[in-house]
Context: one part of a larger RNA
C1' cells in the first nucleotide's frame, strides 16, 4: 500500500461543544475551474511491442510503424461537481400556546434509625459464633422510659418507570439555570451533518489546605479457625467515607455496538403528549421493554431503539508473548497519566 474490518474472535476514542478539514435540499441563470470531445504543438535517440529485411540460423543489426497512457496552447459541449447570482421550503432554527421529568445549582425544613451525654426504673448478666474467644458490666452494663446534642442517609412510594451529552441523579420545599416532547404553521431561508488538533463536563480510590467525624471501615491490635493463616468469622480501630474550595483524568467510563440521515412484515407492554370522541377501541407524534418475519451472522444472536439496505464523517485494528514495558517528549504536588518502541522468543 491495495483489499478486508471493529456486540462476544485484535480493533469504537469516557463523554459533549467546536476549529481547520471532508460531505451536504429544490427550481434558476451567468460562468466554464473540474469534466468530455476535436485540432496543433511538445513528449531526444536507443529501448520495449508489432511487422519486414540483413549476417547459413540464433543471438545481434538494420528498416518502417506503433506505443509514449503525459504536458501546453487553442477551438467547442454543459448532464453532473466547483464558483457568483435569484429564488423555495420540506432539512435546521427562532418566535406562539401547552405539557414531562431523582436534570443542575444554592437555601430552607422533616421523620425514623444509629451513636453519645444526663436523669428515672432495674439486676447480672450482656456481646458475638459453626462453636467459642478477645471485649463490655456490680465504679451498676444489657433493657426499657425521659431529655438533650451530633453526623450521615434519606423505609414505603419505586417500576424492564423517568431524566441527563456521558459521569450520573431519589425525603419535603423555595429560588435560580437548562433541557425533551407534543399541537399549530407565524417568522428565517440551508444557516446543515462529520469532526484531526482544541477547550469543557469527567464514577470510586487517591492528593493539597481547612472544617468535620454518628455508622461503615483499607492499613493495624487482639480473639477464633489451621499443619500453618500475613485470610475468610468475630472484638476492636486510624486515614478514608461527609463539607468548601484546588488537583487527579482513569474503570467491566459496558448496549464490551461513534455520530448523522434514509429506507425496509408484524405482534405486545409501557411512559409523556395530541386529535377524534359513534365512550366500541382506535389514530398519530416521541421515548423506555419484549417477541418475531425479510435481511444479516461463524455461530450466539441482531432485527424500525439494527448487528437488515445505503450514504457521508472521525476514531480504531493487522499472531501470541516480550508490553500498555523501555526510552525521549508533554502534563500532574505526588501517585501517576498521555504518547509509545525494538532486541529476543514461540
Nucleotide at each position: 500500500u491495495u483489499g478486508g474490518g471493529u456486540u462476544u474472535a485484535a480493533a469504537g476514542g469516557g463523554u459533549g461543544c467546536g476549529u481547520a478539514g471532508g460531505c451536504g435540499g429544490g427550481u434558476u441563470g451567468a460562468u466554464a475551474a473540474g469534466u468530455c470531445a476535436g485540432u496543433g504543438g511538445u513528449g531526444a535517440a536507443a529501448g520495449c511491442c508489432u511487422g519486414c529485411a540483413g549476417c547459413u540460423u540464433a543471438a545481434c543489426u538494420g528498416c518502417a510503424g506503433a506505443a509514449c497512457u503525459g504536458c501546453c496552447a487553442u477551438u467547442g459541449a454543459u448532464a453532473c461537481u466547483g464558483u457568483c447570482g435569484a429564488u423555495c421550503u420540506u432539512g435546521a432554527g427562532u418566535a406562539u400556546c401547552g405539557u414531562u421529568g431523582a436534570a443542575g445549582u444554592g437555601g430552607g425544613c422533616g421523620g425514623a434509625a444509629u451513636g453519645u451525654g444526663u436523669g428515672g426504673u432495674g439486676u447480672a448478666g450482656c456481646g458475638g459464633u459453626g462453636a467459642a474467644a478477645u471485649g463490655c458490666u456490680u465504679a451498676g452494663a444489657u433493657a426499657u422510659c425521659a431529655c438533650a446534642c451530633a453526623g450521615a442517609a434519606c423505609a414505603c412510594c419505586g417500576a424492564u418507570u423517568g431524566c441527563g451529552a456521558a459521569g450520573g441523579c431519589a425525603g419535603c420545599u423555595c429560588a435560580c439555570u437548562a433541557a425533551g416532547c407534543g399541537a399549530a404553521a407565524a417568522c428565517u431561508g440551508a444557516c446543515g451533518c462529520u469532526g484531526a488538533g482544541g477547550c469543557a463536563c469527567g464514577a470510586a480510590a487517591g492528593c493539597g489546605u481547612g472544617g468535620g467525624g454518628a455508622g461503615c471501615a483499607a492499613a493495624c491490635a487482639g480473639g477464633a479457625u489451621u499443619a500453618g493463616a500475613u485470610a475468610c468469622c468475630c472484638u476492636g480501630g486510624u486515614a478514608g467515607u461527609c463539607c468548601a474550595c484546588g488537583c487527579c483524568a482513569u474503570a467491566a467510563a459496558c448496549g464490551u455496538u461513534g455520530a448523522u440521515u434514509a429506507c425496509u412484515c408484524g405482534a405486545u407492554g409501557u411512559u409523556g403528549g395530541c386529535g377524534a370522541u359513534a365512550c366500541a377501541c382506535u389514530g398519530u407524534c416521541a421515548g423506555c421493554g419484549u417477541c418475531u418475519a425479510a435481511g444479516c451472522g461463524a455461530a450466539a444472536g441482531c432485527a424500525u431503539u439494527a448487528a437488515g439496505u445505503a450514504a457521508u464523517c472521525c476514531a480504531c485494528c493487522u499472531g501470541g508473548g516480550g508490553a500498555g514495558u523501555a526510552c525521549g517528549c508533554u502534563c500532574g504536588c505526588a501517585a501517576g497519566a498521555g504518547u509509545g518502541a525494538a532486541a529476543c522468543u514461540c

RNAcentral holds the full RNA, with entries from SILVA. A computed fold for a 346-nucleotide part of an RNA from a metagenome, annotated as small-subunit ribosomal RNA, central domain.